[in-house]
């Protein structure tokens, strides 16, 4: 460089639970062990996730309040190409670094 069929010694932890810390996405220690030859390190492009902001509907499996003659009027939901601020590296590129062995 390129590759992990073989060996060896080691390392990394998903679900989940449990302490915490955040409005959350979600982080962090401890249990756990699905996996993973970068499942080390970064959020640079895509992607996805969560907060408010803004628009836009209220219709189906949502729901409520106030007023009422009646109406999105209000909460709450759901949506979206926009604006902002925050998160996933074990989702796919890029970038930097690395152990053991093979082969060239």
């Nucleotide at each position: 460089u390129u590759c992990g069929u073989u060996a060896a010694g080691a390392g990394c932890a998903a679900a989940c639970c449990c302490a915490u810390c955040g409005c959350a996405a979600g982080g962090u220690g401890g249990g756990g062990g699905c996996g993973c030859a970068a499942a080390g390190c970064u959020a640079c492009g895509g992607u996805c996730c969560c907060u408010g902001c803004a628009g836009a509907a209220u219709a189906a499996u949502a729901a409520u309040g106030a007023a009422g003659a009646g109406a999105g009027c209000a909460u709450g939901u759901u949506c979206u190409a926009g604006c902002a601020g925050g998160g996933a590296a074990g989702c796919c590129g890029g970038g930097c670094u690395g152990c053991c062995g093979a082969a060239c």
Predicted 3D model of a 104-nucleotide RNA (c-di-GMP-I-GGC riboswitch aptamer). Its Rfam family is "c-di-GMP-I-GGC riboswitch aptamer". Rfam links the family to the GO term cyclic-di-GMP binding. It was read from a public genome assembly, where an Rfam model found it. Its mean pLDDT, the model's own confidence on a scale to 100, is 77.